[in-house]
Context: one part of a larger RNA
C1' cells in the first nucleotide's frame, strides 16, 4: 500500500464560489505514451526450488536446471485510456415568450398595542401572589375620555404554503438587484462534475466608535422563604434597535457532502404547461418543488424507501476504544473574549 465505515454506535467541513489535481458524452480516421505480445541483452556468485552426485545416513558439500516476477533496446497488436485532428447533439449554456415568490439592498409610509407626558371626569385605593410583602397612590394613583411624544415589533391573511447555497427572510409603497420554474423553437458545440490550498457569506451572544432607548431584560437592589447565590413578585443596568467596523462560533440538524444514472405504486399540496369536459373550477396527462403512506431492496434495530439510508459511478471531507482533551505546547488569526490547527504522559 491493500480494509471497513460516517441518520441515531467514532465519523459529512455551517454554507457557497473556485485554483491546482482527480474524473469525464458521442462518431471517424490518425498516433502508439499507458496497455498487451514476441525477440535480444542484462538481471554476479551463494541462498531458495527441482533432478542428480559425495561424506555409512542426515546436517553439510557439490553438478545441472529452473527461478530472478525487473530494466534497456527492438519488432509487432490497437479493443480500452491518453494525445493531436475533423465532426455530432442526448450533458452544459445562450436567445425569444410567459410565470410564482417573507430572495437581497435602499428610501418612504400605515394602523393596533405598551410606556411616558399634558388636559378633563373621578376618589381611595391600585398592583401583585399559592398567600403575602417590597412597590405605586390624597403632592390625587388605579379606572375612564381627549391630545402629544417616542421606540420597537408587524395581529388577521398564514398553510408539513413560498423564497434563499446556508445563516435566514413576514405591515404597505417605490427604486435598484440575484436566483428559480414552464413552453416551444433557434443557436453554441462537451464549454461538464468535484474540489486540497484559497476566498466570500455566515443565527444568537460578545467587542470597538457614535447614536437611540418604548417594551423586554443577564448583572444588581429589594420583597417572599427556616435558609434561597433559585423558581415567584417589585424595580432595573448592560444588551436587545440603528450606522460603520470586528468576532466566525451553534443541537449552524434532515444530527443524512456535491453531481449523475437506474429501480412498483398510492395520496395531499405549491408553481407552470397540454388535452378533455356537463365551462364557478371538474377530470386526465406532464415538468419543477414540498409532504404523508408504501413494493422490492437496504438496516443491529429504529427506520429509509424516485426528495433513498435501494442499485451503481466520479470527486471531496471525515472516523479508527473510553477518559485525559477539543486540554497542553507551538503556530496562525483576533482589540479582547476567544477561535482554528491539535498531542502526550498517565489511567480503565
Nucleotide at each position: 500500500c491493500u480494509g471497513g465505515g460516517c441518520g441515531u454506535a467514532a465519523a459529512g467541513c455551517g454554507u457557497g464560489c473556485g485554483u491546482a489535481g482527480g474524473c469525464g458524452g458521442u462518431u471517424a480516421a490518425g498516433u502508439a505514451a499507458g496497455u498487451c505480445g514476441g525477440a535480444u541483452g542484462u538481471g554476479a556468485a551463494a541462498u531458495c526450488c527441482c533432478c542428480g552426485g559425495g561424506c555409512u545416513c542426515a546436517a553439510c558439500c557439490u553438478g545441472g536446471g529452473a527461478a530472478u516476477u525487473g530494466c534497456a533496446u527492438u519488432c509487432g497488436a490497437u479493443a480500452c485510456u491518453g494525445c493531436g485532428u475533423a465532426g455530432c447533439u442526448a450533458g452544459a449554456g445562450u436567445a425569444u415568450g410567459g410565470g410564482a415568490g417573507a430572495g437581497g439592498g435602499a428610501a418612504g409610509u400605515g394602523g393596533a398595542a405598551u410606556u411616558u407626558c399634558c388636559g378633563g371626569u373621578g376618589u381611595a385605593g391600585c398592583g401583585g401572589u399559592g398567600a403575602a410583602a417590597u412597590g405605586c397612590g390624597u403632592a390625587g394613583a388605579u379606572a375612564u375620555c381627549g391630545g402629544a411624544a417616542g421606540g420597537a415589533a408587524c395581529a388577521c391573511c398564514a398553510g408539513u404554503g413560498g423564497c434563499g447555497a446556508a445563516g435566514g427572510c413576514g405591515g404597505c409603497u417605490u427604486c435598484c438587484u440575484g436566483g428559480c420554474c414552464c413552453a416551444a423553437u433557434a443557436c453554441u458545440g462537451a464549454c461538464g462534475c468535484u474540489c486540497a490550498g484559497g476566498u466570500g457569506c455566515g443565527a444568537a451572544a460578545g467587542c470597538g466608535u457614535g447614536g437611540g432607548g418604548a417594551g423586554c431584560g443577564a448583572a444588581c437592589a429589594g420583597g417572599a422563604u427556616a435558609g434561597a447565590u433559585a423558581c415567584c413578585c417589585u424595580g432595573g443596568u448592560a444588551g436587545u434597535c440603528c450606522a460603520c467596523g470586528c468576532u466566525g462560533u451553534a443541537a449552524a440538524c434532515g444530527a443524512u457532502g456535491a453531481g449523475a444514472a437506474c429501480u412498483a405504486g398510492a395520496u395531499g399540496u405549491u408553481g407552470g404547461g397540454a388535452g378533455g369536459g356537463u365551462u364557478u373550477g371538474c377530470c386526465u396527462c406532464u415538468c419543477a418543488g414540498u409532504g404523508u403512506c408504501g413494493c422490492a431492496g437496504c438496516u443491529a434495530a429504529c427506520g429509509c424507501g424516485u426528495u433513498a439510508a435501494g442499485u451503481u459511478c466520479u470527486c471531496c471531507g471525515c472516523c479508527u476504544g473510553g477518559g485525559g482533551a477539543g486540554u497542553a505546547c507551538g503556530a496562525c488569526c483576533g482589540c479582547a473574549a476567544g477561535g482554528u490547527u491539535g498531542a502526550a504522559a498517565c489511567u480503565c